Description
This is a predicted structure of a 480-nucleotide part of an RNA (small-subunit ribosomal RNA, 3' major domain) from a metagenome. Model confidence (mean pLDDT): 84 of 100.
Context: one part of a larger RNA
RNA sequence: UGACGGGGGCCCGCACAAGCGGUAGAGCAUGUGGUUUAAUUCGACGCUACGCGCAGAACCUUACCUAGGCUUGACAUGUUAGUGGUAGGAACCCGAAAGGGUGACGACCUACUCUUCGGAGUGGGAGCUUUCACAGGUGCUGCAUGGCUGUCGUCAGCUCGUGCCGUGAGGUGUUGGGUUAAGUCCCGCAACGAGCGCAACCCUCAUCAUCUGUUGCCCUUAACGGGGCUCUCUGAUGAAACUGCCGGCGAAGAGCUGGAGGAAGGUGGGGAUGACGUCAAGUCCGCAUGGCCCUUAUGCCUAGGGCUACACACGUGCUACAAUGGCAGAUACAAAGGGUGGCCAAGCCGCGAGGUGGAGCCAAUCUCAUAAAGUCUGUCCAAGUUGGGAUCGGAGUCUGCAAUUCGACUCCGUGAACCUGGAAUCGCUAGUAAUCGUGGAUCAGAACGCCACGGUGAAUACGUUCCCGGGCCUUGUACA
Numbered sequence: 001u002g003a004c005g006g007g008g009g010c011c012c013g014c015a016c017a018a019g020c021g022g023u024a025g026a027g028c029a030u031g032u033g034g035u036u037u038a039a040u041u042c043g044a045c046g047c048u049a050c051g052c053g054c055a056g057a058a059c060c061u062u063a064c065c066u067a068g069g070c071u072u073g074a075c076a077u078g079u080u081a082g083u084g085g086u087a088g089g090a091a092c093c094c095g096a097a098a099g100g101g102u103g104a105c106g107a108c109c110u111a112c113u114c115u116u117c118g119g120a121g122u123g124g125g126a127g128c129u130u131u132c133a134c135a136g137g138u139g140c141u142g143c144a145u146g147g148c149u150g151u152c153g154u155c156a157g158c159u160c161g162u163g164c165c166g167u168g169a170g171g172u173g174u175u176g177g178g179u180u181a182a183g184u185c186c187c188g189c190a191a192c193g194a195g196c197g198c199a200a201c202c203c204u205c206a207u208c209a210u211c212u213g214u215u216g217c218c219c220u221u222a223a224c225g226g227g228g229c230u231c232u233c234u235g236a237u238g239a240a241a242c243u244g245c246c247g248g249c250g251a252a253g254a255g256c257u258g259g260a261g262g263a264a265g266g267u268g269g270g271g272a273u274g275a276c277g278u279c280a281a282g283u284c285c286g287c288a289u290g291g292c293c294c295u296u297a298u299g300c301c302u303a304g305g306g307c308u309a310c311a312c313a314c315g316u317g318c319u320a321c322a323a324u325g326g327c328a329g330a331u332a333c334a335a336a337g338g339g340u341g342g343c344c345a346a347g348c349c350g351c352g353a354g355g356u357g358g359a360g361c362c363a364a365u366c367u368c369a370u371a372a373a374g375u376c377u378g379u380c381c382a383a384g385u386u387g388g389g390a391u392c393g394g395a396g397u398c399u400g401c402a403a404u405u406c407g408a409c410u411c412c413g414u415g416a417a418c419c420u421g422g423a424a425u426c427g428c429u430a431g432u433a434a435u436c437g438u439g440g441a442u443c444a445g446a447a448c449g450c451c452a453c454g455g456u457g458a459a460u461a462c463g464u465u466c467c468c469g470g471g472c473c474u475u476g477u478a479c480a
Stems, first nucleotide, its partner, number of pairs: 001480002003477003007474007015464002019428005026319008034310002042053002064305007073134001077133002081129003088105001091102004108125007136294002139292003145288002147283003150279001152277001157196006163172003176187003202271004207239005213233001216229005242265001245259005321421001325380007337368003342361002347356003387418001392413007434456007
């Protein structure tokens, strides 16, 4: 000087408390451990691994296993020699394919020469065969690395120049009194300044104005269409919030507290933004890269299998256990997105998944596309039930060469556990939790995951003693 303390003081955070809803019990989905296996590819392991890499494993992917094959190689550059019946290649044979073998037919570009103007010959190129350098490696090392990322933590800290103090390590500044979300600001002070962080500048939501006026909006029409731009809206510019004004507190300060006006008030809500550093944290399997290793194989191709196994254990979710509910009928109100190898309307067929059909749309035009919870009416009557839907049987639909291992969905039947979950543990402070649907990426198909969108819409916070994490000052130390 740090680090640590079941030392002290001050302060903060859904850290506790106060509340609301969960997890841990059940079934299923998914990830992991373990076990099994020819293989169940690899990585990730407290917080910071475990719906993580994977925004989507039937083949492919794919790195794993078994089997069959190839050896200058699937791919790049150079090089040696050869090559016109060359490159390519119908067809045939072995084969699961890859690959191997036979092979009718049979080229292209360019220079020169000859030509009966059809073409022929010679040389070169491309291609092919071949030789050698080399390619190739998701093989090892993240404890050799770059880059990127997680975490402490959006915590308020981390430093420098000069000066001063100290033999020196170092200190001072950065401590102190107030204040703040903040090393934020004010005051004081052997310090005076400055940098990286904080804040602001950026995006978005909330108010208004101006402009814009179709595909939007308004009026009209049975419809085609016609008229208009006030409003909604679209999306560009601007205004608006600064403790600016008033009262009180405070040191005539920084600021705190109450009020007015205002769409919004004291950082207005949300986002992007992550200092010096820590964890030899993570990644050599995104990519790059040093070293090491393989080179008829640890490279490459192919078929099939595996990554989907299952006495078990854990994590994360979904669906429930019902009456604030289930079922049936009727009936409202969104936002944000996607669409040409695409989205697919009306109509018709099918109980349905879906099929048919073909209109429109490169989309404020057409379409996905009925939002659902809600509201109204009826029914069920406390029951393992009209709760719950697992599992299994049968019949189908769709995608796709192909759904057996191993897809999703539909219909009929079947109808399991489960009657609110032990110890323990998680999230959340407001348009939040809870709850309800909707869309998108990936994608042929395949979400209960992920990312986004809106609808309905709470309860509670006395307080900081305690648990956890953190900041500042101080104290002890046999630690560095």